Background:
A computed fold for a 363-nucleotide part of an RNA from a Candidatus Aminicenantes bacterium, annotated as large-subunit ribosomal RNA, domain IV. The coordinates come from a structure-prediction model, not an experiment, and the mean pLDDT is 89.

Context: one part of a larger RNA
RNA sequence: CCCUCCCUAAGGAACUCGGCAAAUUAGCCCCGUACCUUCGGAAGAAGGGGUGCCCCGGGUAGGGUGUAGGACUUCGGGUCCGAAGCCCGAGGGGGCCGCAGUGAAAGGGGCCUGGCGACUGUUUACCAAAAACACAGGUCUCUGCAAAGGCGAAACCGAAGUAUAGGGACUGACGCCUGCCCGGUGCCGGAAGGUUAAGGGGAGGGGUUAUCCCGUCUUCGGACGGGAGAAGCUCCGAACCUAAGCCCCGGUAAACGGCGGCCGUAACUAUAACGGUCCUAAGGUAGCGAAAUUCCUUGUCGGGUAAAUUCCGACCCGCAUGAAAGGCGUAACGACUGGGCCACUGUCUCAGGGAGGGGUGCG
Numbered sequence: 001c002c003c004u005c006c007c008u009a010a011g012g013a014a015c016u017c018g019g020c021a022a023a024u025u026a027g028c029c030c031c032g033u034a035c036c037u038u039c040g041g042a043a044g045a046a047g048g049g050g051u052g053c054c055c056c057g058g059g060u061a062g063g064g065u066g067u068a069g070g071a072c073u074u075c076g077g078g079u080c081c082g083a084a085g086c087c088c089g090a091g092g093g094g095g096c097c098g099c100a101g102u103g104a105a106a107g108g109g110g111c112c113u114g115g116c117g118a119c120u121g122u123u124u125a126c127c128a129a130a131a132a133c134a135c136a137g138g139u140c141u142c143u144g145c146a147a148a149g150g151c152g153a154a155a156c157c158g159a160a161g162u163a164u165a166g167g168g169a170c171u172g173a174c175g176c177c178u179g180c181c182c183g184g185u186g187c188c189g190g191a192a193g194g195u196u197a198a199g200g201g202g203a204g205g206g207g208u209u210a211u212c213c214c215g216u217c218u219u220c221g222g223a224c225g226g227g228a229g230a231a232g233c234u235c236c237g238a239a240c241c242u243a244a245g246c247c248c249c250g251g252u253a254a255a256c257g258g259c260g261g262c263c264g265u266a267a268c269u270a271u272a273a274c275g276g277u278c279c280u281a282a283g284g285u286a287g288c289g290a291a292a293u294u295c296c297u298u299g300u301c302g303g304g305u306a307a308a309u310u311c312c313g314a315c316c317c318g319c320a321u322g323a324a325a326g327g328c329g330u331a332a333c334g335a336c337u338g339g340g341c342c343a344c345u346g347u348c349u350c351a352g353g354g355a356g357g358g359g360u361g362c363g
Stems, first nucleotide, its partner, number of pairs: 001358008010349002014347001019344001027051005036041001038173001052096005062088004069081004097101001109342007116334002121133002137171007149157002174329004179259003184256002186252005193247003199241002204236005211228007260278005287321001288318001299315005
């Protein structure tokens, strides 16, 4: 010097990102307990008092069990009371000792107020336990059973189920609620018209050439070149017929999503209930709001402090809140997270002493 532990004058969070760590509290009995509340809770709220041992009434009062017995009886293995025995066992009075009686060990610190998540649960095995996941509850949607859906084939699951069932999606107890937009995208419905594939159809055209015509050559058999050209074979192919889809017509937002701008106006000023105008599918309702969201920003005002970029309550100019990517509340709950207070402390002012262990130096 390091580790683990013990103690400390005065002060008591001045430490620090933060009371991290430590300290306080602690069992049992009695008294006594607020706001709030979903009437269960909140509650061990908080805050007080008691606590050992001996003697006396006395193992008493009382309680449990319950034999004998008794009462009642619907006669039941019925109900009630209940000596005995066994078990539990106060309250009261007096006395004794110590600094101290839950004498050791084990063994809640508490209160006020926000945020988030209803709750108990689940999770990153080995840096994250959370406001993340799940969750009952809510809504939409698919599925009529050889279900939808899952699955590499089959098998199988779904389900030995059958719409009070099963799959998918979002939301997430409960309370009050969940506005406007269907123009785009998606989904559902429609089928008149437009478009539209393979296929059908075959107007028309191309290739080939038996044959014919012309020319050249000929060993007179024919050969070659050019032109026309039937049938067959073959290639191309217009009109026309023709499904879903798309276009089109509707619906649908607890489907994906979206929810304006400028100018003016009131007899102080300021502001604008009001007006004008442009654009839009429609221009953000209720509620909440400097917020887990606010850039400007330490916004402004109030509270709390001697002093507050945090915190709480307001205001509303919402850079860029907002209604199941739910909105706003909410008792209870939380090893969650913010702020304040009491108690308590070596966290600190500021350090000291001690114990055990380690390391190192000297011997």